[in-house]
Context: one part of a larger RNA
RNA sequence: UGACGGGGGCCCGCACAAGCGGUGGAGUAUGUGGUUUAAUUCGACGCAACGCGAAGAACCUUACCAGGGCUUGACAUCCUCUGAAAAGUAUAGAGAUAUACUCCUUGCCCUUCGGGGUAACAGAGAGACAGGUGGUGCAUGGUUGUCGUCAGCUCGUGUCGUGAGAUGUUGGGUUAAGUCCCGCAACGAGCGCAACCCCUAACAUUCGUUGCCAGCGAGUAAUGUCGGGAACUCGAAUGUGACUGCCGUUGACAAAACGGAGGAAGGUGGGGAUGACGUCAAAUCAUCAUGCCCCUUAUGUCCUGGGCUACACACGUACUACAAUGGCCGGUACAGACGGAAGCGAAGCUGUGAAGUGAAGCAAAUCUGAGAAAGCCGGUCCCAGUUCGGAUUGUAGUCUGCAACUCGACUACAUGAAGUCGGAAUCGCUAGUAAUCGCAGGUCAGCAUACUGCGGUGAAUACGUUCCCGGGUCUUU
Numbered sequence: 001u002g003a004c005g006g007g008g009g010c011c012c013g014c015a016c017a018a019g020c021g022g023u024g025g026a027g028u029a030u031g032u033g034g035u036u037u038a039a040u041u042c043g044a045c046g047c048a049a050c051g052c053g054a055a056g057a058a059c060c061u062u063a064c065c066a067g068g069g070c071u072u073g074a075c076a077u078c079c080u081c082u083g084a085a086a087a088g089u090a091u092a093g094a095g096a097u098a099u100a101c102u103c104c105u106u107g108c109c110c111u112u113c114g115g116g117g118u119a120a121c122a123g124a125g126a127g128a129c130a131g132g133u134g135g136u137g138c139a140u141g142g143u144u145g146u147c148g149u150c151a152g153c154u155c156g157u158g159u160c161g162u163g164a165g166a167u168g169u170u171g172g173g174u175u176a177a178g179u180c181c182c183g184c185a186a187c188g189a190g191c192g193c194a195a196c197c198c199c200u201a202a203c204a205u206u207c208g209u210u211g212c213c214a215g216c217g218a219g220u221a222a223u224g225u226c227g228g229g230a231a232c233u234c235g236a237a238u239g240u241g242a243c244u245g246c247c248g249u250u251g252a253c254a255a256a257a258c259g260g261a262g263g264a265a266g267g268u269g270g271g272g273a274u275g276a277c278g279u280c281a282a283a284u285c286a287u288c289a290u291g292c293c294c295c296u297u298a299u300g301u302c303c304u305g306g307g308c309u310a311c312a313c314a315c316g317u318a319c320u321a322c323a324a325u326g327g328c329c330g331g332u333a334c335a336g337a338c339g340g341a342a343g344c345g346a347a348g349c350u351g352u353g354a355a356g357u358g359a360a361g362c363a364a365a366u367c368u369g370a371g372a373a374a375g376c377c378g379g380u381c382c383c384a385g386u387u388c389g390g391a392u393u394g395u396a397g398u399c400u401g402c403a404a405c406u407c408g409a410c411u412a413c414a415u416g417a418a419g420u421c422g423g424a425a426u427c428g429c430u431a432g433u434a435a436u437c438g439c440a441g442g443u444c445a446g447c448a449u450a451c452u453g454c455g456g457u458g459a460a461u462a463c464g465u466u467c468c469c470g471g472g473u474c475u476u477u
Stems, first nucleotide, its partner, number of pairs: 005476001007475007015465002019429005026320008034311002042053002064306007073129001077128002079125005087102006107118004131295002134293003140289002142284003145280001147278001152191006158167003171182003197272004202240007212229002216227003243266001246260005322422001326381007338369003343362002348357003388419001393414007435457007
């Protein structure tokens, strides 16, 4: 000077408390450990690993295993020789591949039409080399997590101290904030804070198509359907608006705090992006790059099949439930955001259904995915392992795809397990939040209880800071 203390003071945070809903018990999904295995590829391990890398393992992916092949190589540059490249068929084979045949044909330049040169590509050969998801994240770059969106971290000059260093940055108030005010041997400055950026909440102006329809007219069984309109909604550009600006009280005549008015919005309005100096030899050599080491007829590379999907068990994260604030049946209403050309696919028809058929329209404010669901109205069930719950299993199917056995999703019929609210313990959340309800997207041939978004319905509670946890600041023998 720091760090630490079951030292002290002050102050914050869903940290506790006050509440609401969960996890821990059940079934399933998924990740991990362990075990097993020829292989179950590798990485991630308190918070900050475990629905994580993986925004999607049937083949491919794929890195793993078994077997079958290749050795200048699947890929790059250079040299020599030969040949256009390429494509197709047959046979053998699990395929990679091998053999035979067909095609008998040349892009550009020169040409004495004999041919020569050259580009891409293929075959043969020689070596320089290629190649490595092999090792080391404790050799590294880059990127990322975390403390933490916490309010801190420093510098120049000056001053003090022999010096390490101190001061400034401490103190009195105040703030979300080292935010601001006042004071002060300090005076200033930088990185952070805030603001500038985006979305959202109000209004105005401009522009009205594919969007809108108040008034006028036409038309229909019905519909902005048509003429038309530019009001409204909406769309997208530009502005206005919020600044403790105004009033009162408190305060130190300050900063500011509290209350009020006006206002769509009030004291950072709500949300996002934005992450200081640094910490953890934190994570990543398997995104990529890269030093060194290692392999070089193999630790490289091609292929078929298998594995990553195993299963006495243990843990994490989710989904579905245990029901009547509910299940089932019928009727009926209202979103937002987003996707669409090797795509979205309507109407109609067929099927109990998954789906099939069909092909209109649409590179989309035009067409389409698209039926929102909870809700509301009516009926039924009558507290039961049930008309709750749906696991498991059987049969028959649909779809994608060379191919659903290992190992896909969905449908119908049948089957109908555990489960009656969960021990110790533990998690999230302060408002359009929790809870609950559905919708979309990326990945993707197919596959979502995951992830990322979107809207619908919509609470309870916060006395307070003694205690638990984490953090900031001053001080401490």
Overview
A computed fold for a 477-nucleotide part of an RNA from Desulforamulus ruminis, annotated as small-subunit ribosomal RNA, 3' major domain. It matches the Rfam family "Bacterial small subunit ribosomal RNA". NCBI's taxonomy places the organism under Bacteria, Bacillati, Eubacteriales, Peptococcaceae, Desulforamulus. The full RNA is in RNAcentral, with records from ENA, RefSeq and SILVA. Model confidence (mean pLDDT): 85 of 100.